A computed fold for a 372-nucleotide RNA from a Paracoccaceae bacterium, annotated as Bacterial RNase P class A. The gene name in the source record is rnpB. Rfam family: Bacterial RNase P class A. By type it is a ribozyme. Rfam describes the family as follows. Ribonuclease P (RNase P) is a ubiquitous endoribonuclease, found in archaea, bacteria and eukarya as well as chloroplasts and mitochondria.

RNA sequence: GCGGAGGGCCGGGCGGCCGCCUUCGACGUUCGGCUUCGCCGGGCGUCUGGGAGGAAAGUCCGGACUUCAUGAAGCGACGGUGCCGGGUAACGCCCGGGCGGGGCAACCCGACGGAUAGCGCCACAGAGAUCAGACCGCCGCCCUCGGGCGGCAAGGGUGAAACGGUGGGGUAAGAGCCCACCGCGGGACGGGCAACCGGACCGGCACGGCAAGCCCCACCGGAAGCAAUGCCGAAUAGGGACCCCGCAUGGGCUGCUUCGGCCCGGGGUCCGGGUAGGCAGCUAGAGUGCACCGGCAACGAUGCACCCAGAGGAAUGGUCGCCCCGGGGCGCAUGCCCCGGACAGAAUCCGGCUUACAGGCCCUCCGCGUCU
Numbered sequence: 001g002c003g004g005a006g007g008g009c010c011g012g013g014c015g016g017c018c019g020c021c022u023u024c025g026a027c028g029u030u031c032g033g034c035u036u037c038g039c040c041g042g043g044c045g046u047c048u049g050g051g052a053g054g055a056a057a058g059u060c061c062g063g064a065c066u067u068c069a070u071g072a073a074g075c076g077a078c079g080g081u082g083c084c085g086g087g088u089a090a091c092g093c094c095c096g097g098g099c100g101g102g103g104c105a106a107c108c109c110g111a112c113g114g115a116u117a118g119c120g121c122c123a124c125a126g127a128g129a130u131c132a133g134a135c136c137g138c139c140g141c142c143c144u145c146g147g148g149c150g151g152c153a154a155g156g157g158u159g160a161a162a163c164g165g166u167g168g169g170g171u172a173a174g175a176g177c178c179c180a181c182c183g184c185g186g187g188a189c190g191g192g193c194a195a196c197c198g199g200a201c202c203g204g205c206a207c208g209g210c211a212a213g214c215c216c217c218a219c220c221g222g223a224a225g226c227a228a229u230g231c232c233g234a235a236u237a238g239g240g241a242c243c244c245c246g247c248a249u250g251g252g253c254u255g256c257u258u259c260g261g262c263c264c265g266g267g268g269u270c271c272g273g274g275u276a277g278g279c280a281g282c283u284a285g286a287g288u289g290c291a292c293c294g295g296c297a298a299c300g301a302u303g304c305a306c307c308c309a310g311a312g313g314a315a316u317g318g319u320c321g322c323c324c325c326g327g328g329g330c331g332c333a334u335g336c337c338c339c340g341g342a343c344a345g346a347a348u349c350c351g352g353c354u355u356a357c358a359g360g361c362c363c364u365c366c367g368c369g370u371c372u
Stems, first nucleotide, its partner, number of pairs: 001368010012323007020051003025047010053343001057354002060352005065225004078221005083097005098112001099110004113216002118214002120210003135156002137152007164182006183205001184203003189198003229280004239271007250264005287306005293300002324341007
């Protein structure tokens, strides 16, 4: 210098003017109440403080909280998770490790328990796909010379996969039939908390793959969600109790008439349910920053400091100037002009994951080339 890997952070800045939300603090004003030197509560106004994100998103996991259900334990059903150890309130998250795969490497990726518990499946091709199998071929015998019978599975061919591989011996040709090495199975013992690793020795080899098909094993799991839920509560309509008035030879409905059937009025006071609406839940918390200690780390302990939106049909905006970054044009030039600056916006709150994102900063590491 070129190419690459991992991690952390920011994601426009400053100022003027005009607005919006929030009673956090102060003051003024007004209204109401009271136990009236004053205090409390509400409205309005001025000033002050605060006012979107790293993802506020998807709503995919895990919780807090609330209501409902529930005597306890076990078993079963259904759903989820799935190498081991640790972290955490918890997790399907994070850290460390093991194993497998990819990369020269830094490093990255993995639904990674069990296939001798049982069932099922293995397309196409191929002779044969797991109680397997003989198309070509090789070898022996027979004959009418084209085949028949028998042996073999080393070679060819098919396939994702063909019942170990390579070499030698052996044989009619062959074959773990025999031998060496590799692989595979078992494995005393050793290391490690464990996953797992190493492995004397034994076994001629038997035991294919799929559990993201059913299943088995271990562990976890009541349901619904802030439109949860609790409280206050009109007007109108309707319900109930009591009192007063009225009275049925009445009134209303059944379209009208007759007959038949069904129902019962007006006023006042009080009570309770629901609706509109209001209040709470509603933001000080598994909180943030710094220091220090323990730990490889995730994380935890301690100390100090800080308060960091709380809206509710829903505020967090608009405009102007200067600066910053990128692109284009003009100019000899200090410069001038034009255009652009992402993804996206809280809605009960936390911990994660995933997805979107213009541009920029910092740290560590790897490979190649060159120079000293």
About this RNA
The prediction has a mean pLDDT of 78.